[in-house]
This is a predicted structure of an 85-nucleotide RNA (transfer RNA) from a Bacteroidota bacterium.
It matches the Rfam family "tRNA". Its family is annotated with triplet codon-amino acid adaptor activity in the Gene Ontology. Rfam classes the family as a transfer RNA.
Model confidence (mean pLDDT): 81 of 100.
Lineage of the source: Bacteria > Pseudomonadati > Bacteroidota.
C1' cells in the first nucleotide's frame, strides 16, 4: 500500500430480492402483588416535542416515488497479504 469483513437505541442483535428501522432478548420506567423486597406478571421504552408531526441505521454526496440495503468520496474497528527501510 493493497484486499476481505464490519458500524444500526443504553446493551447484545435482526431486518427476503430495495418497501413500516430497531424483531427478539436484557436493562430501565411505571403498575399489580407483597410487612418490605426478590421472583412473577401486566403495560412502556431511538431522539425531539405538550401534541400534531419531524428527524435518525459511522460521516458527506449520488441513483430511486421509495436506501440500514444500491453507487461515489472520505473516518474508524477486525483480520489478510506484500513492498520499502
Nucleotide at each position: 500500500a493493497c484486499c476481505c469483513a464490519g458500524g444500526u437505541g443504553g446493551c447484545g442483535g435482526a431486518a427476503u430480492c430495495g418497501g413500516u428501522a430497531g424483531a427478539c432478548g436484557c436493562g430501565c420506567u411505571g403498575g399489580u402483588c407483597u410487612c418490605a423486597a426478590a421472583c412473577a406478571c401486566c403495560a412502556g421504552u431511538g431522539a425531539u416535542g405538550c401534541a400534531a408531526a419531524u428527524c435518525g441505521u459511522g460521516c458527506g454526496g449520488g441513483u430511486u416515488c421509495g436506501a440500514g440495503u444500491c453507487c461515489c468520496g472520505c473516518c474508524c474497528u477486525g483480520g489478510g497479504u506484500a513492498c520499502c527501510a